[in-house]
Context: one part of a larger RNA
RNA sequence: UUGCAGUUAAAAAGCUCGUAGUUGGAUUUUGGGUUGUGUUUACUGGUCGGCCGCAAGGUCUGUACUGGUAUGACAUUUCCUUCUUCUCGAAGGCUGUGCGUGCUCUUAAUUGAGUGUGUGCAGAGUUCGGGACUUUUACUGUGAGAAAAUUAGAGUGUUCAAAGCAGGCUUAUGCUUGAAUAUUGCAGCAUGGAAUAAUGGAAUAGGAUCACGAUCUUAUUUUGUUGGUUUCUAAGGUCGAGAUAAUGAUUAAUAGGGAUAGUUGGGGGCAUUAAUAUUUAAUUGUCAGAGGUGAAAUUCUUGGAUUUAUGAAAGAUUAACUUCUGCGAAAGCAUUUGCCAAGGAUGUUUUCGUUAAUCAAGAACGAAAGUUAGGGGAUCGAAGACGAUCAGAUACCGUCGUAGUCUUAACCAUAAACUAUGCCGACUAGGGAUUGGUGGAUGUUAUAUAUAUGACUCCAUCAGCACCUUAUGAGAAAUCAAAGUUUUUGGGUUCCGGGGGGAGUAUGGUCGCAAGGCUGAAACUU
Numbered sequence: 001u002u003g004c005a006g007u008u009a010a011a012a013a014g015c016u017c018g019u020a021g022u023u024g025g026a027u028u029u030u031g032g033g034u035u036g037u038g039u040u041u042a043c044u045g046g047u048c049g050g051c052c053g054c055a056a057g058g059u060c061u062g063u064a065c066u067g068g069u070a071u072g073a074c075a076u077u078u079c080c081u082u083c084u085u086c087u088c089g090a091a092g093g094c095u096g097u098g099c100g101u102g103c104u105c106u107u108a109a110u111u112g113a114g115u116g117u118g119u120g121c122a123g124a125g126u127u128c129g130g131g132a133c134u135u136u137u138a139c140u141g142u143g144a145g146a147a148a149a150u151u152a153g154a155g156u157g158u159u160c161a162a163a164g165c166a167g168g169c170u171u172a173u174g175c176u177u178g179a180a181u182a183u184u185g186c187a188g189c190a191u192g193g194a195a196u197a198a199u200g201g202a203a204u205a206g207g208a209u210c211a212c213g214a215u216c217u218u219a220u221u222u223u224g225u226u227g228g229u230u231u232c233u234a235a236g237g238u239c240g241a242g243a244u245a246a247u248g249a250u251u252a253a254u255a256g257g258g259a260u261a262g263u264u265g266g267g268g269g270c271a272u273u274a275a276u277a278u279u280u281a282a283u284u285g286u287c288a289g290a291g292g293u294g295a296a297a298u299u300c301u302u303g304g305a306u307u308u309a310u311g312a313a314a315g316a317u318u319a320a321c322u323u324c325u326g327c328g329a330a331a332g333c334a335u336u337u338g339c340c341a342a343g344g345a346u347g348u349u350u351u352c353g354u355u356a357a358u359c360a361a362g363a364a365c366g367a368a369a370g371u372u373a374g375g376g377g378a379u380c381g382a383a384g385a386c387g388a389u390c391a392g393a394u395a396c397c398g399u400c401g402u403a404g405u406c407u408u409a410a411c412c413a414u415a416a417a418c419u420a421u422g423c424c425g426a427c428u429a430g431g432g433a434u435u436g437g438u439g440g441a442u443g444u445u446a447u448a449u450a451u452a453u454g455a456c457u458c459c460a461u462c463a464g465c466a467c468c469u470u471a472u473g474a475g476a477a478a479u480c481a482a483a484g485u486u487u488u489u490g491g492g493u494u495c496c497g498g499g500g501g502g503a504g505u506a507u508g509g510u511c512g513c514a515a516g517g518c519u520g521a522a523a524c525u526u
Base pairs, nucleotide, nucleotide: 004497006495007478008477012494014365016363017362021358022357023356026250031081032080033079036076037075038074039073040072041070042069043068044067045066046065047064048062049060050059051058052057085132086131087130088129089128090127091126094123095122096121097120098119099118100117101116102115103114104113105112136198137197138196139193140192141191142190143189151182152181155165156164167176168175169174208244209243210242212240213239214238215237216236217235218234219233255355256352257351258350260347261346263344264343268340269339270338271337274318275317278314279313280312282310283309285307289300290299326333327332370411371410372409373408374407375406380404384400385399386398387397422493423492424491426485427484429469430468431467434464435463436462437461438460439459440458441457443456444455445454446453473480474479499526500525501524508519509518510517511516
């Protein structure tokens, strides 16, 4: 590993990117012919047997015996299509053929046949050695090899047994049998196979094969000998211009990327604009209370509070419309308009051609709170003050109110960051809605009366957010079209859990200005 779990019991990193790693679509020789052998089947003979018959013969296949045919079927086998090749040397035979020659038979005849022998030529094998090249592995069958003891196991009456490797027999100066066998991962060696999985080859042809030419290097042998040069020749390299060929690019994945068209969205950034509310200050009218509460009080008020009206300023926020609706990787996103770049889905007889999936390390983003430095400070408001309540109240209620809340520039990196459900792919079931695109309809309507274009209606389809009903499925159940296709257990890949506490603590490391984050125990206890 086979073979556990991860919605709620312990548990999926907040989210995305991403290197190593792991995994990765289909496709290229399949088939045909042939030689035997065996089994079987079908047909057809013969012998024997049964029945009929005086006989001739007919008939039955009868667990009988034995031939033949096959155009049949199955299993196995030989060879071809479809080559381990070329070259050099050595050994050894075989086949075909030419020439010379011996013997036997034969012929009119060296005419023909057979068989020896010598010598050439050609061909196909076998063995050994040298050279030139050959896609490379994984996998699998077989074999050699593997210390013994151990293990499994054969034989054997240690008196049985655990053991041991002994023993048995007889006429007793002997004879004779054992001391097997198996297993022995991985790695390595030899050899067969060629499915599966990788890998390589010809695209700027610097490709293959065949001859031709040029050039360079090397130098064996032969020219009587030695030395030099050159040619021929042989081997190897480079180049040129030819010829030959079915000359050489698999397909276009309901994989992926790119281009393109009309869209779509409360996606993002910057600017612009609006709305009411709140608070404040100003002006205005009136006059005794106003606030607030369960009831009060703190508080404000003839220096006119609260309230009414008028405009103004400031900072925040974006009601109703607002949904089991949309967009975004998540966090998140809702006034108008403009600009900027980006995204998804859809359409497509567009293009590339495996470019992909998931991911240690690493990186971007990441609510709220918090930190630093500015700005801004309307509202609300941790701390704090006061009034109440209360046995007490350091709270809940009320009146104030600093930090903060808003914004810029930088940090921080966590949340019940939740769908408490990783991502990619396939399949398994019915339904009606809905969002976005596309297609269709003699459909309705607008205007202008056809087209065309909107808005509706119906149908289909792709991609979404969800929902309903049922499970011959799953589950401990709640429930779940995924949490199904799981003891009938393996599609790919990442992370993570192993009783409760101690404890996300201590310590170490690292990051941070800090707060703290990430990593992360043990003793002990139960």